[in-house]
RNA sequence: GCGCCGUCGCGUGACUGGCGCAACGGUGGAGCACCACGGGGAAGCGCGACAGGUUCGACGCCGCGCGCCUGGGCACCCUUC
Numbered sequence: 001g002c003g004c005c006g007u008c009g010c011g012u013g014a015c016u017g018g019c020g021c022a023a024c025g026g027u028g029g030a031g032c033a034c035c036a037c038g039g040g041g042a043a044g045c046g047c048g049a050c051a052g053g054u055u056c057g058a059c060g061c062c063g064c065g066c067g068c069c070u071g072g073g074c075a076c077c078c079u080u081c
Stems, first nucleotide, its partner, number of pairs: 003054003006050007015041002017069005026037004039064001060074003
C1' cells in the first nucleotide's frame, strides 16, 4: 500500500404471515399460516468517504410487545448444469 473489518452518506432493496396472551391495538377478502391496501420495520447488494482497526473478523443475519408456530429472503461453503 492492497485486501479485509468497522463507521458514515447516497442509491437499491427481498422479506414483511397464522394463532394466543396482554391493554382498544390495522382494514377488507379468502381459508393449509395467503391476496390487496395503510402505518411501521428491514438484512443484504452497489457506489463513495475515512479520525479508525487488521491475528482485527466469521462460526450467521432480516419483519411491530411476549409466546407457540408456518413460510420465505440474504450472506457464507460445497456440488451439478

This is a predicted structure of an 81-nucleotide RNA (ZMP/ZTP riboswitch aptamer (pfl RNA motif)) from Sphingomonas sp. The coordinates come from a structure-prediction model, not an experiment, and the mean pLDDT is 75. NCBI's taxonomy places the organism under Bacteria, Pseudomonadati, Alphaproteobacteria, Sphingomonadaceae, Sphingomonas.